[in-house]
RNA sequence: GGAAUGAAAGGGCAAACUUUCCGAAAGGGAAGGACGCAAAACCACGAACCUACGGCCUUUGGGCUACGGUGGUCGGGUUGCCAAG
Numbered sequence: 001g002g003a004a005u006g007a008a009a010g011g012g013c014a015a016a017c018u019u020u021c022c023g024a025a026a027g028g029g030a031a032g033g034a035c036g037c038a039a040a041a042c043c044a045c046g047a048a049c050c051u052a053c054g055g056c057c058u059u060u061g062g063g064c065u066a067c068g069g070u071g072g073u074c075g076g077g078u079u080g081c082c083a084a085g
Base pairs, nucleotide, nucleotide: 005085012037013036017032018031019030020029021028022027035072041078042077043076045075046074047073048070049069050068054065055064056063057062
C1' cells in the first nucleotide's frame, strides 16, 4: 500500500401500526411511531413475488394476462461516513 472482516465514536435510515392524501388494486407520498438495518442510500437490467383498471376467455362462479408495483425478496450496477483489532 492492497484485500477480507468490522470493535468503538459521531451519527443515519425507518418495519408493523395510527392519521391523512394518491391509486382499480398491489402499492406509493406526508406526519407520528420503531421492528430492525453497515449500505434498509440510489437504479426496475435479470430473476422471483404482488396486483388486474383494461384486454381475452368463460360453465358468468371465475380463469389468464403488466404496459402497474415491490430496491426492507435476491442478483447486478452506481455512490457514501468512521475505523480498533
c-di-GMP-I riboswitch aptamer from an uncultured bacterium, 85 nucleotides, folded computationally.
The prediction has a mean pLDDT of 89.
It was read from a public genome assembly, where an Rfam model found it.